[in-house]
C1' cells in the first nucleotide's frame, strides 16, 4: 500500500429567546412552574404482521407470489446453520438453486448442419455395377463424424485393438447413468458391488407452460363517540277575517303556514393514538438466528403539522506567519412493529494478498 468482512459514533456542555405535549399551582389566563420532546436510516413504500372495517372465505375458475434441506420468528420474499454451483490469487463475494421424454415457442452473426440430430474440405473405393492402355487406373453407386474448417454451444475423453476408410463397433482406463450399500434428520455425499455403451433424449422455463405450496378484500382519510347554524324529513298541538314581505300606517299587491320534539347528517371537537410480537444487565439452554427466568427501565404524538434559532467556550477537519475565518455528512416522526433495499461522514478491530 491494496482488499474484504464486522463493531461502534452522529460533535459535547453552559446561557438566552421561543414551539408541541404531560403533571402540578392558581390570579383559570393563548397564565406561572417541573419535566419530556426524531433516525440508524425516521426515507423507498418493496415484503410479512398487529389493528379495523367489509365479511364469513367451503370448492372451482382467474390472478398474483414463492420454490435446495433443517431449523427461528407472530409472519415473510426475512434471519440462521447446512448442501450444491459459479467466481477470485486470497480473506471472501454471488445464485429465482423444482421440471426441457406433457406440449409450444425461441437461438442474432458464423457454419454443410443447431437436433428424432449434420458430409464443407478431406479419408476410403471392401461389396455391387461401367469403362479403359486391365494384380492398375477412372467413374457409378455409396460408407465415413480420425482430421481441417464455423461458432458460446457439434453429440463423452484418453490408448490400444479393429477397419477399406472409420466410428463404444470390441476393450482397458477417467468420466457418467440407474440399482444398491454405508454416512447424515434432511438437502446431499462417499464410493462397497453390480448393470448399462451412454440416442440415460443437446441450451434455453426471471419465455409460455407444467408440478408444489401460499394468498377474501380494503386501509388511520380504517373505524367508533359527541354534536351547531342553514337546508331537506317525520311526529304533535295551534292558525286558517291568519301569517310573512313590499322601511312605520291605511289601500292595493306578491308569497304561503306557525311552533316545539324527534332522528339522519355537515363544519367543529374527543378516542383510536402510543405499553409495545417493548428496551436491556445477569444467568441458563442453543455452533447461531433465537428461546426461557429474575431484576431494571418505561422512551416524542403533532394535524396550515412542535422538535427552532441565537450566545460563548471546547473537540475534529481545512485555509492562513499570525490575529482570525469556514466547515463538521445523509437526512427529519405522522396508527404501531419485524425486515429488506437506497443515501451518507468518520472512527476501531479481525482477516487477506
Nucleotide at each position: 500500500g491494496a482488499g474484504u468482512c464486522a463493531g461502534c459514533c452522529g460533535g459535547g456542555c453552559a446561557g438566552u429567546c421561543g414551539c408541541u405535549g404531560u403533571g402540578a399551582g392558581c390570579u383559570u389566563g393563548u397564565u406561572u412552574c417541573a419535566c419530556a420532546g426524531a433516525g440508524g436510516a425516521a426515507a423507498g413504500u418493496c415484503c410479512g404482521g398487529g389493528c379495523u372495517c367489509c365479511g364469513c372465505a367451503g370448492g372451482g375458475u382467474a390472478g398474483a407470489g414463492u420454490g435446495c434441506c433443517u431449523g427461528g420468528u407472530a409472519a415473510c420474499u426475512c434471519c440462521a446453520g447446512g448442501g450444491g454451483g459459479g467466481u477470485g490469487u486470497g480473506a471472501g463475494c454471488c445464485c429465482a438453486c423444482g421440471g426441457a421424454a406433457a406440449g409450444u415457442g425461441c437461438a442474432g452473426c458464423a457454419g454443410a448442419a443447431a437436433g428424432c440430430g449434420a458430409a464443407c474440405c478431406g479419408c476410403c473405393u471392401a461389396a455391387g455395377c461401367c469403362c479403359g492402355c486391365a494384380u492398375c487406373g477412372g467413374g457409378c453407386c455409396g460408407g465415413u463424424a480420425a482430421g481441417g474448417g464455423u461458432g458460446a454451444a457439434a453429440a463423452g475423453g484418453u490408448g490400444c485393438g479393429g477397419u477399406a476408410a472409420g466410428a463404444g463397433c470390441g476393450c482397458a482406463c477417467c468420466g457418467c447413468g440407474c440399482g444398491u450399500c454405508g454416512g447424515g434428520u434432511a438437502a446431499c455425499c462417499g464410493u462397497u458391488c453390480g448393470c448399462g455403451g451412454c440416442g440415460a433424449u443437446g441450451g434455453u422455463a426471471a419465455a409460455c407452460c407444467c408440478c408444489a405450496c401460499u394468498c377474501g378484500g380494503a386501509g388511520c382519510a380504517a373505524g367508533g363517540c359527541c354534536a351547531a347554524a342553514u337546508a331537506g324529513g317525520a311526529a304533535u298541538c295551534c292558525a286558517a277575517u291568519g301569517g310573512u314581505g313590499c322601511g312605520a300606517c291605511c289601500c292595493g299587491c306578491a308569497c304561503u303556514g306557525g311552533a316545539u320534539u324527534c332522528g339522519g347528517g355537515u363544519a367543529g371537537g374527543c378516542c383510536g393514538c402510543u405499553a409495545a410480537a417493548g428496551u436491556u444487565u445477569u444467568u441458563c439452554g442453543g455452533u447461531g438466528a433465537c428461546g426461557a427466568a429474575c431484576g431494571a427501565c418505561g422512551u416524542a404524538g403533532a394535524u396550515g403539522a412542535a422538535u427552532g434559532a441565537u450566545u460563548g467556550c471546547c473537540a475534529c477537519g481545512g485555509a492562513g506567519u499570525a490575529a482570525u475565518c469556514c466547515g463538521u455528512a445523509c437526512a427529519g416522526a405522522a396508527c404501531c412493529c419485524g425486515g429488506c433495499u437506497u443515501a451518507c461522514g468518520g472512527c476501531u478491530g479481525g482477516c487477506u494478498c
This is a predicted structure of a 353-nucleotide RNA (Bacterial RNase P class A) from a marine sediment metagenome. Its mean pLDDT, the model's own confidence on a scale to 100, is 76. It matches the Rfam family "Bacterial RNase P class A". From the family's description: Ribonuclease P (RNase P) is a ubiquitous endoribonuclease, found in archaea, bacteria and eukarya as well as chloroplasts and mitochondria. Rfam classes the family as a ribozyme. The RNAcentral record of the sequence draws on MGnify.